[in-house]
Context: one part of a larger RNA
Molecule: large-subunit ribosomal RNA, domain II
Organism: marine sediment metagenome
Formats: sequence, structure tokens, C1' cells
RNA sequence: GCCUACGAGUUACUCCUCACUAGCAAGGUUAAGUCCUUCAGGGACGCAGCCGAAGCGAAAGCGAGUCUGAAUAGGGCGUAUAGUUAGUGGGGGUAGACGCGAAACUUGGUGAUCUACCCAUGGCCAGGUUGAAGUACCGGUAAAACGGUAUGGAGGACCGAACCAGUACACGUUGAAAAGUGUUUGGAUGAGCUGUGGGUAGGGGUGAAAGGCCAAUCAAACCAAGAAAUAGCUCGUACUCCCCGAAAUGCAUUUAGGUGCAGCCUCGUGGUUUAGUGUUGUAGAGGUAGAGCUACUGAUAAGGCUAGAGGGCUUCACCGCCUAUCAACCCUUGACAAACUCCGAAUGCUACAACAUAUACACGGGAGUGAGGCGUUGGGUGCUAAGGUCCGGCGCCAAAAGGGAAACAACCCAGACCAUCAGCUAAGGUCCCUAAAUAUAUGCUAAGUUGUGUUAACGUAGUGCGACUGCUUAGACAGCUAGGAUGUUGGCUUGGAAGCAGCCAUUCAUUUAAAGAGUGCGUAACAGCUCACUAGUCGAGCGGUUGUGCGAUGAUAAUCGGGCAUAAGCAUAUUACCGAAGCUAUGGAUUUCUAACAUUAGUUAGAAGUGGUAGGGGAGCAUUCCAGUUGCUUUGAAGAUGGAUCGUAAGGUCUGUUGGAGCGGCUGGAAAAGAAAAUGUAGGC
Repeated sequence: GCCUACGAGUUACUCCUCACUAGCAAGGUUAAGUCCUUCAGGGACGCAGCCGAAGCGAAAGCGAGUCUGAAUAGGGCGUAUAGUUAGUGGGGGUAGACGCGAAACUUGGUGAUCUACCCAUGGCCAGGUUGAAGUACCGGUAAAACGGUAUGGAGGACCGAACCAGUACACGUUGAAAAGUGUUUGGAUGAGCUGUGGGUAGGGGUGAAAGGCCAAUCAAACCAAGAAAUAGCUCGUACUCCCCGAAAUGCAUUUAGGUGCAGCCUCGUGGUUUAGUGUUGUAGAGGUAGAGCUACUGAUAAGGCUAGAGGGCUUCACCGCCUAUCAACCCUUGACAAACUCCGAAUGCUACAACAUAUACACGGGAGUGAGGCGUUGGGUGCUAAGGUCCGGCGCCAAAAGGGAAACAACCCAGACCAUCAGCUAAGGUCCCUAAAUAUAUGCUAAGUUGUGUUAACGUAGUGCGACUGCUUAGACAGCUAGGAUGUUGGCUUGGAAGCAGCCAUUCAUUUAAAGAGUGCGUAACAGCUCACUAGUCGAGCGGUUGUGCGAUGAUAAUCGGGCAUAAGCAUAUUACCGAAGCUAUGGAUUUCUAACAUUAGUUAGAAGUGGUAGGGGAGCAUUCCAGUUGCUUUGAAGAUGGAUCGUAAGGUCUGUUGGAGCGGCUGGAAAAGAAAAUGUAGGC
């Protein structure tokens, strides 16, 4: 992992509540027990008790009333009757209470044969090295001290086996081993190692202290019991079909992943001047969006006018004057506000009416939900960040399949009762993969831009279309040829300044076809090269400003494939087709309502339905046993294994083979009553 078996809402109660069924009814009902009778269930008695028929008050008490109160007021609770007994079912309570699951707590015991420490009594430590004190002799001293040489044999001394330990690495890691092996390493006369016997016990011991060790178990051992502890937590919870169908919100909570009440779902009952919803009309309240502010509060840019303040001048002082300083009020122009408003919508809300539709509400039984998410929109918060967070409106997912978006809970289209090798469409598409246009008309793009997420400032003779405007056969624009002069090197400045460092200006005048007291290079200064301007040549359009379409740069990237250049890209317009579980067609099933007929089940017709998680309601199938009834079976029961067939499904029936002795139908009843999941339990493979 698979297979087989087992495996979870049960049972009890003088309990509570609701529904249904039955009996009796202002009443209903017996319990224990006794008697009778078939042998196992009945029948009769038994009025003890219980519930109801009257309530209110703390009570005395009063009573269709009563309590409060001074009250005959007001108010609270009652009164205008239906209960009760039994059965079945839904829920609650008490019990283990749907099943499995803690870590823990308490009580009583068992452990120091492992290990920690201690006590008693024993044992063990190859070999080698070093050479303390002391002593002897010699030297030395006044005597000592001290030195030397021997002797001596100390040490938590040295090296290193046994022994003890476990440093580093490797192997081992379903091991040879639930801690080892190999190499290496530390101690090895000591606070050493070790044998035997004994002691200390669980909030206790022992600990050269690591929360270590106390029998492979230790931040409180192990065993049994309380005990099915408790678990607002996790997991699991078994056949079918039909109808409806949520919530992830508010308030509260030692509350936040739990719960109570309300909201939203379902089932039943009920009655109401239709009370619900939608559209239209009419009448309203309101201060949002917007707008506005010489309409307030506040904020605010520029200018004007001008108080006040600062600064300066003046003065012995008072006056006075000035100001490119700050600035109130006022004026002109501009402009801001969630906690501003002289104003002010749309939508929404309220009321009434009409029309349409079919709800709405109340009471009672049963719930689930109380983690929500995304998109769009009005906002808060944040960075006008987040697949962020918090509210309001709508939609969808959740609980929704189908088509489109390559794939893709939420986007676009559209809500699946079943069948069909029928048709029409939606979004989206129509060259091929791939169903349908290599459609039509007119343009644009040359970047493979684009079809495949988004993108700015600035710069720029890409190109299409438009608007305004200037020059032009009296010859434009571009090119080429020629000129571009004189007073003069204008004046000043300067070492120099001659068109061209800088300053000044009556930037003037002359000759001219035209030529600046000079546009830019250049020189130390000149020179030189250009330009403006003019003539000639040429021969028809050439410039400027601006709007807009598609493109390029700014701007790395990763292919939907083939491909597409007069498109299979982009824009505008048009026609046809494809395209879904949408709609239609044909047949069928089922639910609700209405009508008719039957009136017992029902039949027929019409209308509207039939996606669905949690969850509510309804109807069934199968298994085992029991009662009644009725059957099958050695001419072959159950079971096993094939085939056929019927039913919307759970399932049923017939039949072949095997098997070899029991097993069904119908009407009821009762449950140890349905497995794929629980790291489920046991067995097998």
C1' cells in the first nucleotide's frame, strides 16, 4: 500500500417543550398492590397521588380581580375558558451521551542488580626516567651560613602497558551494536581503579552542578486505581431520490478561531381595510456632489490706497520729513477648505394615488452562520503603495456547471430537470492548427510598430490630412559666377583696439545695382576668409506658425505555432457566417398553483418552476430478527460466479455454471440497520 471483517447521535427517566395520531372532556388519569384468566399477555378492582378548571401579592389576605398607592387616579400581572392520558416523532435536560485522542491531577504501592553519593570489608597498578628533604664525608666559617661529592628515594612528578576514560577523524546510521568499530588521544601512586555486602525513594533522594542520574523512562520514575478525568481543539461520522435554501453582519462577552440575543434559511399555523416589491405621477424633508466666498469662519497670491510698527534724517525738546522694511481696514484682479456656506443637484428616503406583480407580517418547531474574498464605485488610513487595511452602494465567487479571455474561484457572455447525429443567437470570432469571410468599401502604418501589460519630460526636416500666413514669370527658394566700396584705423579707452576685448552714439554721410561705423571665424595689432545686401545664370514653386492620425528615440528579456507588408496590423462603415448546458423544436420525468372530472388512491388540461455548500422539510430502497398470512426447495435452498432484463435512484426479477440444505412474498412491528477516508482496530498478502 491493497484486500477482508469490525468501526461513531445510542439507551434510561413519574423530567421539560412542540407537532401528529387515538381516547375521554370541565374534566383527564391511575401508581404500588389485590383478584381472575391463558402460562404469558391480558381483564377487573385499586381515587393514594398528579395535571387542569383563578388569579394577584413578599405575606397576612382578598378574589374576576389583585398588588402598588392617600386615591374611586395611573400603572404591573390577570379575566373574555380546553384540558388531560397514552403512543410515535422533532428538540432540550440529567447521565461517558456521536466516536477516537491529551499533556496533567489525586490516592495507594514497587524500585539504588543500571546509575549518583555514602558506609563496611577485600583486590589491582609491566617496565623505564627524574632525583626533594634528610644523612655521611670534604671544603668553608670565630661559630654558623654556604659550596662540592656521595648516599638517600620524595612527588594529586615524567615516559609508557594492564586498567580507567572517550580527544579528533572515518566507518556504521532498516548497524555486528536502541551508542559500537578502526586509527588517534587523556590519566595511569592517586581527589586512582575495582569486587562483594549494605544505606539514601518520587516534590523525595543523590549531584566536584550538566537540570545530570534514580533499571534503554526524568524540569518530578514506574505500576494500579479514581477513570469512559476534562478537551470552547483536531480528525472521522456509513443507502437513494424530490422541494426550498443561508451566513461570514449588529450588540454583548476574562471576549475575539467560543457563546447568548437579534439578522438571514426552512417547516407548520393564522388572520389582516394588501399591509410587501416595481413603474409612473403628485407632494415633501434634507445640505452631499458641484459651486461660491465685498455671505460668515478660517486660510490666501499680486497691485493700489493708507492706519500702526521698525529704520534713517532733524531737534535741547515737542513737532516734522523720508523709506526698494513689516503691515490692519478698504479697493481691483486671482484663488482654497472633512470638522466654511449666500447657494445647491442627481440618486436615495417619506407620504398619497393608479397600474403591474406576489409577496409582506404575526405566532410556534428545527437550524446553520457570527474567519469571508475579488471586481467596480463613493470615501477614511497608507506613499491618491500593496493580492494592504477599515466603512458605504452594486455584482460575482463562496454554494455555479456551460461559452469566451492560450492556461486563469471572482473579468465578459450566460444560470445545467432528462434525452436528440435538429434550428437561432450572446460574449468572442471567421488564412492554417480550429467551427466560420484569404469578405466588401475608403484610408493609414514601414516601426515586424502592432496583433502580445503599461510609460513621461526634453530633443527631432519620419510620414498622411487640415487651418492661418509670407515670397514668387516684374523670375521666388536652393546651387553656381561676380560685387560686398568710400570719409575711416568713427570717437573714447589702451602698450596695441584698424567692422569684430570693452565703452559711447544724431551707428552718420558719400558713391551706388548693392554693401552694417558690420553676422561669425581669424591676427599681438593689421592682414586674410565669410555673412547681411545686390547683379547675372537657372526656370516653378519655395518658406513660416499651428492642429491632428500612425510611427522613431527616451525604453533590458526572454516565441502561442506557421505566417502576415495593397495585411491575417490599425481606423471608419457595411453585409454574411461560426459560436454556449442561453432561446427555440420534438419526446419524456417531476414539483407547486388553478380549473374540470372523479371524489379513496387519482386522471386530464393550463400556467409557472426543477444549479446548489451549511442547513430545514418530504418520499423511498436495502440488511437482521419477531408476529400474522401465504409460498418455494435433493426434479437442488442459501451462498459464489457469468449472462439477460425492469426501475429516475437506492435496487428488483429471470436464467447458465458451481454449491449441497435450507429460503422467500405480502401486511405490520423491532433494530447491535448501510463505510472510502478517523497518521482508525485486527488478520492476511